[in-house]
RNA sequence: UCCACGAAACGGCAACCCCGGUGAAAGCCGGGUGCACGCAAAGCCACGGGCCUGACGGAGCGGGAGCUCACAAGGCAGCCGGGCUACCGAA
Numbered sequence: 001u002c003c004a005c006g007a008a009a010c011g012g013c014a015a016c017c018c019c020g021g022u023g024a025a026a027g028c029c030g031g032g033u034g035c036a037c038g039c040a041a042a043g044c045c046a047c048g049g050g051c052c053u054g055a056c057g058g059a060g061c062g063g064g065a066g067c068u069c070a071c072a073a074g075g076c077a078g079c080c081g082g083g084c085u086a087c088c089g090a091a
């Protein structure tokens, strides 16, 4: 120095809850609180699997209002795998 690894330290992130915004929803964004549920990639990428939602369009039912079904091009990177990048340095 590199690869693997994850003790310590410096520092980092922040589930839940509350407020506002956004969205059909799932969810996302901003703010607040906290000795924070937790995280060694809880940094980034939906590529494979999985999960969530079910708008548009579709099918069915209905006189209609509407209801039901399946559906992602919408999401989750804090579900797993994979890819890319990165701080520190004990064993």
Stems, first nucleotide, its partner, number of pairs: 005089002012039002017032006037078001043084003047081003050076003058069004
The RNA shown here (c-di-GMP-I riboswitch aptamer) has 91 nucleotides and comes from an Actinomycetota bacterium. The model forms 95% of the base pairs in the Rfam consensus. The prediction has a mean pLDDT of 88. The organism belongs to Actinomycetota, within Bacteria.